This is a predicted structure of a 350-nucleotide part of an RNA (small-subunit ribosomal RNA, central domain) from Hibiscus mutabilis. Its mean pLDDT, the model's own confidence on a scale to 100, is 86. Its Rfam family is "Bacterial small subunit ribosomal RNA".

Context: one part of a larger RNA
RNA sequence: UUGGGCGUAAAGCGUCUGUAGGUGGCUUUUUAAGUCUGUCGUCAAAGCUCAGGGCUCAACCCUAGACGGCCGGUGGAAACUACCAAGCUGGAGUACGGUAGGGGCAGAGGGAAUUUCCAGUGGAGUGGUGAAAUGCGUAGAGAUCAGAAAGAACACCAAUGACGAAAGCACUCUGCUGGGCCGACACUGACACUGAGAGACAAAAUCUAAGGGAGCGAAUGGGAUUAGAUACCCCAAUAGUCCUAGCUAUAAACGACAGAUACUAGGUGUUAUGCGUAUCGACUCAUGCAGUGCUUUAGCUAACGCGUUAAGUAUCAAGCCCGGGGACUACUAUCGCAAGAAUAAAACUC
Numbered sequence: 001u002u003g004g005g006c007g008u009a010a011a012g013c014g015u016c017u018g019u020a021g022g023u024g025g026c027u028u029u030u031u032a033a034g035u036c037u038g039u040c041g042u043c044a045a046a047g048c049u050c051a052g053g054g055c056u057c058a059a060c061c062c063u064a065g066a067c068g069g070c071c072g073g074u075g076g077a078a079a080c081u082a083c084c085a086a087g088c089u090g091g092a093g094u095a096c097g098g099u100a101g102g103g104g105c106a107g108a109g110g111g112a113a114u115u116u117c118c119a120g121u122g123g124a125g126u127g128g129u130g131a132a133a134u135g136c137g138u139a140g141a142g143a144u145c146a147g148a149a150a151g152a153a154c155a156c157c158a159a160u161g162a163c164g165a166a167a168g169c170a171c172u173c174u175g176c177u178g179g180g181c182c183g184a185c186a187c188u189g190a191c192a193c194u195g196a197g198a199g200a201c202a203a204a205a206u207c208u209a210a211g212g213g214a215g216c217g218a219a220u221g222g223g224a225u226u227a228g229a230u231a232c233c234c235c236a237a238u239a240g241u242c243c244u245a246g247c248u249a250u251a252a253a254c255g256a257c258a259g260a261u262a263c264u265a266g267g268u269g270u271u272a273u274g275c276g277u278a279u280c281g282a283c284u285c286a287u288g289c290a291g292u293g294c295u296u297u298a299g300c301u302a303a304c305g306c307g308u309u310a311a312g313u314a315u316c317a318a319g320c321c322c323g324g325g326g327a328c329u330a331c332u333a334u335c336g337c338a339a340g341a342a343u344a345a346a347a348c349u350c
Base pairs, nucleotide, nucleotide: 003322004321005320006319007304008303014201015200016199017198021194022193023192025088026087027086028085031082033081034080035077036076037075038074039073040072041071049065051063052062053061054060091191092188093187094186096183097182098181099180103177104176105175106174107173108172109171110154114150115149116148117147120144121143125136126135163168207246208245209244211242215241216240220236221235222234223233259316260315261314262313263312266295267294268293269292270291271290273288274287276285299306300305323350324349325348334341335340
């Protein structure tokens, strides 16, 4: 490179929006760019090939012919792609009627627990461990009880449950606000899918500045353990964890499974909702649609397993991989306050 791949062997961008580009529903018409086809031209010589001939044969040589991609000219066809014009409603969207939700932002309120402070009771231990010790305590601890303050997190409900693009999201109430699903079919009439660059969001930790600091707790100090113990265990404890405004842009950012569309046996739960049945009503039964689980047929897979939420059968556009190490590295340029991030080799070696 081709080709084959990307759940676990190398390989799915952390997620979304979207530019260029690529691809694109049904019906009729136009054109003829792609496409198909007739014919003509061109396609040097040599070579190849066919026929004949010349070196005693052959290689070799000579003569004549055929073939010849691509390209160009000129006719023709009109199914498909494209173009022109007109239309359609199934894809997509808008409006309408409902509906579930820890979706987001802001504000207000709440109780349990913890720690500290203050006062009372009380009087010797407490705490911790495998066992201890450091620690705290007669300057009154621990325990118990009344009061006060602070910060952080929200038991039960709670679920294989809900929502969100992902990260994520749960005490209660209020305000603002995004998206989804169902129904009916009113409107628009292909407005769609994907998406290089680009942009937005993005756990934890780190960084900058101003606050805050109860508990926990890197670093650090001490006590143990041990041959040692820069650890595991214990006692303390700073940064941090919290808030505001910025920065950083990474995670086993995982379903280790990118997105969209269509098709392909079932069974059984559950969430939201519709119709019918049933009923005073809630249940029940049957069925549709959208999620979320388990199990399994065909099929697929190296196996494990996947299996209408596909890793099955197909199509579309984008991303990524190409033996192990060197190397998620060096260097250059980019971004960043820094830490570093992103892009990304080679020598050499097996």